[in-house]
RNA sequence: GCAGGAGUCGUACAAUGGUCAGUAUGGGGCACUUCCAAUGCUCAGAUGAGGGUUCGAUUCCCUUCUCCUGCA
Numbered sequence: 001g002c003a004g005g006a007g008u009c010g011u012a013c014a015a016u017g018g019u020c021a022g023u024a025u026g027g028g029g030c031a032c033u034u035c036c037a038a039u040g041c042u043c044a045g046a047u048g049a050g051g052g053u054u055c056g057a058u059u060c061c062c063u064u065c066u067c068c069u070g071c072a
Base pairs, nucleotide, nucleotide: 001071002070003069004068005067006066007065010025011024012023013022018055027043028042029041030040031039048064049063050062051061052060
């Protein structure tokens, strides 16, 4: 330099154009308990960045950033 892949709550992963972006764990609160743990309920928290297409984009297209793999 070229090609391919990945980037989503703190962490690990889902979501192939449409309803509130969901699950587990973690965090806050409440209940239970003499206390703690466990358990149950509840709350908050995320789409790497910019632009385009579309009535509507995590999803499709372009550019860009970071990381990984291969080729040279």
Predicted 3D model of a 72-nucleotide RNA (transfer RNA) from Methanobacterium sp. It matches the Rfam family "tRNA". Its family is annotated with triplet codon-amino acid adaptor activity in the Gene Ontology. Rfam describes the family as follows. Transfer RNA (tRNA) molecules are approximately 80 nucleotides in length. Its mean pLDDT, the model's own confidence on a scale to 100, is 81.